Background: A computed fold for a 101-nucleotide RNA from a mouse gut metagenome, annotated as Glycine riboswitch aptamer. The sequence is in RNAcentral, with records from MGnify.

[in-house]
RNA sequence: UUUCCGAGAGAGAUCUGUCGCAGUACAGGCGCCGAAGAGGCAAGCUUCUGUGUGUUGGUGGCACACUGGCGAGUGAAACUUUCAGGCAAAAGGACCGGGAA
Repeated sequence: UUUCCGAGAGAGAUCUGUCGCAGUACAGGCGCCGAAGAGGCAAGCUUCUGUGUGUUGGUGGCACACUGGCGAGUGAAACUUUCAGGCAAAAGGACCGGGAA
């Protein structure tokens, strides 16, 4: 990593319309959830640049410092967004435990 087993939360069995004998159907509205997946970022790190100090006769270069820059790159989560997904049961389900390859 894959697969099997166990455990596993949240949130309207919501409203309207269409069709039908029959819905776990289709279309739309409003209200919600975060734990499939996906997006976002903090410190830190890297880099650019500025200022100061040191080095040098001076410039440049180099070294160090910044309680400099709404600079750039990188950057995790159960945080956050709610795109996707979900809101009776079933199914799905992050994470965790166990078996196998």